[in-house]
RNA sequence: UAAACAGUUUGGCAAACUUGCCGCAAGGCAAGGACGCAAAGCUACAGGGGCCGCGUCAAGCGGUCAGCCAGCUGCCGUU
Repeated sequence: UAAACAGUUUGGCAAACUUGCCGCAAGGCAAGGACGCAAAGCUACAGGGGCCGCGUCAAGCGGUCAGCCAGCUGCCGUU
């Protein structure tokens, strides 16, 4: 340096749910809370996919989700 495996920890993140605020909605932000996560770090104009709104409910357009796949980067340990 690369690959594979693993995730010990006074470490990291934080689903559902609750409260407040924003949004038509999906959903987002903050606090609480932990189902889980070894990339649950970053990326939504690289792509597939889910969801929402508008629509002649079709085509399409506009949003949203990175904790669906994917792409990029990366920590400790063992071999």
c-di-GMP-I riboswitch aptamer, 79 nucleotides, folded computationally. Of the family's consensus pairs, 95% are formed in the model. Its mean pLDDT, the model's own confidence on a scale to 100, is 77. It matches the Rfam family "c-di-GMP-I riboswitch aptamer". Its family is annotated with cyclic-di-GMP binding in the Gene Ontology.